[in-house]
Context: one part of a larger RNA
RNA sequence: GAUGAACGCUAGCGACAGGCCUAACACAUGCAAGUCGAGGGGCAUCACGGGUAGCAAUACCUGGUGGCGACCGGCGGACGGGUGAGUAACACGUAUGCAACCUGGCUGUUAGAGGGGGAUAACCCGGAGAAAUUCGGACUAAUACCGCAUAGUAUUGAGACAUCGCAUGAUGUCUUGAUUAAAUAUUUAUAGCUAACAGAUGGGCAUGCGUUUCAUUAGAUAGUUGGCGGGGUAACGGCCCACCAAGUCAGCGAUGAAUAGGGGUUCUGAGAGGAAGAUCCCCCACACUGGGACUGAGACACGGCCCAGACUCCUACGGGAGGCAGCAGUGAGGAAUAUUGGUCAAUGGUCGAGAGACUGAACCAGCCAUGUCGCGUGCAGGAUUACAGCCCUAUGGGUUUUAAACUGCUUUUAUACGAGGAUAAAAGAGGCUAUGUAUAGUCUAUUGCAGGUAUCGUAUGAAUAAGGAUCGGCUAACUCCGUGCCAGCAGCCGCGGUAAUACGGAGGAUCCAAGCGUUAUCC
Numbered sequence: 001g002a003u004g005a006a007c008g009c010u011a012g013c014g015a016c017a018g019g020c021c022u023a024a025c026a027c028a029u030g031c032a033a034g035u036c037g038a039g040g041g042g043c044a045u046c047a048c049g050g051g052u053a054g055c056a057a058u059a060c061c062u063g064g065u066g067g068c069g070a071c072c073g074g075c076g077g078a079c080g081g082g083u084g085a086g087u088a089a090c091a092c093g094u095a096u097g098c099a100a101c102c103u104g105g106c107u108g109u110u111a112g113a114g115g116g117g118g119a120u121a122a123c124c125c126g127g128a129g130a131a132a133u134u135c136g137g138a139c140u141a142a143u144a145c146c147g148c149a150u151a152g153u154a155u156u157g158a159g160a161c162a163u164c165g166c167a168u169g170a171u172g173u174c175u176u177g178a179u180u181a182a183a184u185a186u187u188u189a190u191a192g193c194u195a196a197c198a199g200a201u202g203g204g205c206a207u208g209c210g211u212u213u214c215a216u217u218a219g220a221u222a223g224u225u226g227g228c229g230g231g232g233u234a235a236c237g238g239c240c241c242a243c244c245a246a247g248u249c250a251g252c253g254a255u256g257a258a259u260a261g262g263g264g265u266u267c268u269g270a271g272a273g274g275a276a277g278a279u280c281c282c283c284c285a286c287a288c289u290g291g292g293a294c295u296g297a298g299a300c301a302c303g304g305c306c307c308a309g310a311c312u313c314c315u316a317c318g319g320g321a322g323g324c325a326g327c328a329g330u331g332a333g334g335a336a337u338a339u340u341g342g343u344c345a346a347u348g349g350u351c352g353a354g355a356g357a358c359u360g361a362a363c364c365a366g367c368c369a370u371g372u373c374g375c376g377u378g379c380a381g382g383a384u385u386a387c388a389g390c391c392c393u394a395u396g397g398g399u400u401u402u403a404a405a406c407u408g409c410u411u412u413u414a415u416a417c418g419a420g421g422a423u424a425a426a427a428g429a430g431g432c433u434a435u436g437u438a439u440a441g442u443c444u445a446u447u448g449c450a451g452g453u454a455u456c457g458u459a460u461g462a463a464u465a466a467g468g469a470u471c472g473g474c475u476a477a478c479u480c481c482g483u484g485c486c487a488g489c490a491g492c493c494g495c496g497g498u499a500a501u502a503c504g505g506a507g508g509a510u511c512c513a514a515g516c517g518u519u520a521u522c523c
Base pairs, nucleotide, nucleotide: 001522002521003520005519006518007517008516009515012375013374014373015372016371017370018368019367020333025331026330027329029328030327031326034075035074036073039072040071042068043067046066047065048064049062050061051060052059053058082286083285084284092210093209094208095207096206097205098204101203102202106199107198108197109196110195111194112193114148116146117145124137125136126135127134128133154179155178156177157176158175159174160173161172162171163170164169184191185190212258213257214256219249220248221247224246225245226244227243229241230240231239261283262282263281264280265276266275267274268273288309289308290307291306292305311322312321313320314319339365341364342363343362347361348359349358350357351356378409379408380407381406388400389399390398391397392396414460415459416458417457418456419455423450429444430443431442432441433440434439435438467512468511469510470509471508472493473492474491478507479506480505481504482503488495489494
């Protein structure tokens, strides 16, 4: 000098930041991922309309309309958010390569969408079960599922030629055979569907170099090292398998052990270095512990599935349910770390044609002197320098001290009252205009959580606001009293045994200041 700090004493305000470093310990409760009726069959519920009964209230019926629970289907739940347990590794950083690769949504270009079929959930009926849930029968739709047709710069087989390179090879052209597509909706505006090629984005893989400590760890290794052939993968590869060979790594530190997420950065330092890896950004890994795959463009998936285990809960004892290292919150641990708050107004995300819905992402508010910065606790004048305190060489002098009283002034702040809409000239809706027909311009009526907040004005009145540590030297600041190697102090040197500037108190002084000290850690 610094800190994600803690502790002691003290404390007026604001802005901006930060806030479980310990038990990757266990978790009550609520919320954190839905959306689409312009894909579908439908109608549990609400509203409207219609009908029947009734004097009426009302009851019942009715998918006709707005809509819509559950269901089928699509897209999204692989993003966003959390944590740092594991990992010394191509995990990360940097620089390259892929002639060994994939890529939903988005953009561009080209071509296409013909004609059929069988089911199934919901609903209904019946059964089992305490429940979770589940079984059987019958019915039905689709942008769900399955054939057929058509198709090539797709896939695959055979053949020929040309060009090029970096070894395997790559690219292009031609001939011929085989295989594989599609989905519709509607308010007619559009939105979607299929195939192919490019682009963009995101990823996968490989390689050079860098990346902690221990030799009181010296040998390690049988899928081990390489080859041939196959399997598998989006793709290369002992990634896996059969066979063959006996290799491979290591004192330039293999193997083993310990510790640890890596980087941008942060702290310190003149620098070289040393230390750290909170907040923010990038990458990686993980999601009660261990294992596994399914779906999908993408996961071996935090709020998905299956199995095993530990734990907790429900049970009718037969059987079931759960996973806060999401946001709040609870217990525990600890020196120690916050609200079971508001809003989708903005930014962004998902779905949707859109309106819009959802969003503990985000934006705000709350708590905490945890930090940084800013402001204030008044300013000017005022001496017979009063009283009191303290000190002394004591009829006196010094100091507290222009300090106070008193006079004048100001009003930041405070209190009261009043005014006050930046973040939105956005986006979206409706109308109009223009053309290049999906864009631009213009008009109209709206949309703000924070918040009647910030801010401003008026009034009142010095009014509402100062402490902490230190004073032997280092080190700025000294005297008296008490104590008497006691009580005690102390970072180091060291103080204290009768005049202690070093202990305790008092007066005074010094340094910082809404903080001041102590402790811990780093340079």